[in-house]
Context: one part of a larger RNA
RNA sequence: UGACGGGGACCCGCACAAGCAGCGGAGCAUGUGGUUUAAUUCGAAGCAACGCGAAGAACCUUACCAGGACUUGACAUCCCUCUGAAACCCCUGAUAACGAAGGGGCCUCUACGGACAGAGGAGACAGGUGGUGCAUGGUUGUCGUCAGCUCGUGUCGUGAGAUGUUGGGUUAAGUCCCGCAACGAGCGCAACCCUUGCUGUUAGUUGCCAUCAUUGAGUUGGGCACUCUAACGGGACUGCCGGGGAUAACUCGGAGGAAGAUGGGGAUGACGUCAAAUCAUCAUGCCCCUUAUGUUCUGGGCUACACACGUGCUACAAUGGUCGGUACAAAGAGCAGCAAGACCGUGAGGUGGAGCAAAUCUCAAAAACCGAUCCCAGUUCGGAUUGCAGGCUGCAACUCGCCUGCAUGAAGUUGGAGUUGCUAGUAAUCGCGAAUCAGAAUGUCGCGGUGAAUGCGUUCCCGGGUCUUGUACA
Numbered sequence: 001u002g003a004c005g006g007g008g009a010c011c012c013g014c015a016c017a018a019g020c021a022g023c024g025g026a027g028c029a030u031g032u033g034g035u036u037u038a039a040u041u042c043g044a045a046g047c048a049a050c051g052c053g054a055a056g057a058a059c060c061u062u063a064c065c066a067g068g069a070c071u072u073g074a075c076a077u078c079c080c081u082c083u084g085a086a087a088c089c090c091c092u093g094a095u096a097a098c099g100a101a102g103g104g105g106c107c108u109c110u111a112c113g114g115a116c117a118g119a120g121g122a123g124a125c126a127g128g129u130g131g132u133g134c135a136u137g138g139u140u141g142u143c144g145u146c147a148g149c150u151c152g153u154g155u156c157g158u159g160a161g162a163u164g165u166u167g168g169g170u171u172a173a174g175u176c177c178c179g180c181a182a183c184g185a186g187c188g189c190a191a192c193c194c195u196u197g198c199u200g201u202u203a204g205u206u207g208c209c210a211u212c213a214u215u216g217a218g219u220u221g222g223g224c225a226c227u228c229u230a231a232c233g234g235g236a237c238u239g240c241c242g243g244g245g246a247u248a249a250c251u252c253g254g255a256g257g258a259a260g261a262u263g264g265g266g267a268u269g270a271c272g273u274c275a276a277a278u279c280a281u282c283a284u285g286c287c288c289c290u291u292a293u294g295u296u297c298u299g300g301g302c303u304a305c306a307c308a309c310g311u312g313c314u315a316c317a318a319u320g321g322u323c324g325g326u327a328c329a330a331a332g333a334g335c336a337g338c339a340a341g342a343c344c345g346u347g348a349g350g351u352g353g354a355g356c357a358a359a360u361c362u363c364a365a366a367a368a369c370c371g372a373u374c375c376c377a378g379u380u381c382g383g384a385u386u387g388c389a390g391g392c393u394g395c396a397a398c399u400c401g402c403c404u405g406c407a408u409g410a411a412g413u414u415g416g417a418g419u420u421g422c423u424a425g426u427a428a429u430c431g432c433g434a435a436u437c438a439g440a441a442u443g444u445c446g447c448g449g450u451g452a453a454u455g456c457g458u459u460c461c462c463g464g465g466u467c468u469u470g471u472a473c474a
Base pairs, nucleotide, nucleotide: 001474002473003471004470005469007468008467009466010465011464012463013462015458016457019422020421021420022419023418026314027313028312029311030310031309032308033307034305035304042053043052064300065299066298067297068296069295070294073125077124078123079121080120081119082118083117084116088105089104090103091102092101108115109114127289128288130287131286132285136283137282138278139277140276141274143272148187149186150185151184152183153182154163155162156161167178168177169176193266194265195264196263198234199233200232201231202230203229204228207224208223209222212221213220237260240254241253242252243251244250316415320374321373322372323371324370325369332363333362334361337356338355342351343350344349381412386407387406388405389404390403391402392401428450429449430448431447432446433445434444
């Protein structure tokens, strides 16, 4: 100087407390461990691995296994020889397949050096998702959006170092004020950026409709006032008033205001810590393989199942289930696409195709509300499991997809010890969209609808910050 303390003082955080909803019990989905297996590819491991890499494993992907095949190679550059075809298309076709072999069509350009393409050959080489993240770059997580981390000059100390950065107040903040052997400065904080909340100007189609006419319908004429859209502005600054305070910083209350003390949300992550993660995104040193640890194909596996754990979904019902009627969003996506009206089907879906490269057309709401019914039961709760019949995608749904109908109708009556999230348009609850994607979400990332309760307080648990103290630790 740090680190540590079941030392002290002060302060903060959904850290506790006060509340609400969960998890832990059930069924299923998904990830992991374990076990099994020819293989169940690899990585991730307290917080900070475990719906994680994977924004999507039937083949492909695919790295794993079994078997078949190739060896200058699936891919790149160089050399030699030959050919002007080869590739491609059509037909036949050994094989499980990669496609052997055969027939037909097609028959490059030229400045004649060659170019281009293919076949054959020799070797230099290619290739490796093989090893090492404890050789590395790059990227990322975490403490933590915590308020800290440092430097120059000066001063003090023999020196390591100290001072500044401590102290008195204050703040979300090393934020600001005052004081002071310090005076200044940098990286962080804040602001600048995006979005949302109010408003003005400009603009008025594909958007909107107050007035006038018109229609089944903002449908059409008309209009751009309103809504909205999207570009530029305004607006909030403790600016005003009062109390407190050192007359300061600031704090408490009030006015006005759409908004009040950083208005809400986001992006933004200092010096560093964990030999943290990643050689399987990529790049890369060294080591290793080179008729195989490379390449290719078929089939299988990654989907196994006495069990254990994590994360979710659905429930256990009446604030509910079922049936009928009937409203109201936002944000997105769409041409190998989204697909309306109509018709067929109980339905998944099918036929057909208007419109739309989209403020124009389409995908396209649910809870809520209004009626009816059920009457507290393992039920008109719950839907697992299984049988049968179908639909869709796709060469192909057996291993191993999703969906529909009929039948079946399991566990489950609110869950031990313990444990998680959340302070407001939040929790809870309800649906909608997108990426990936032929098909395949209860996951992920977004969007809106309905919309709470509680917060006395900081003694305690956890984590963090500042000062101080002890130490046989570095």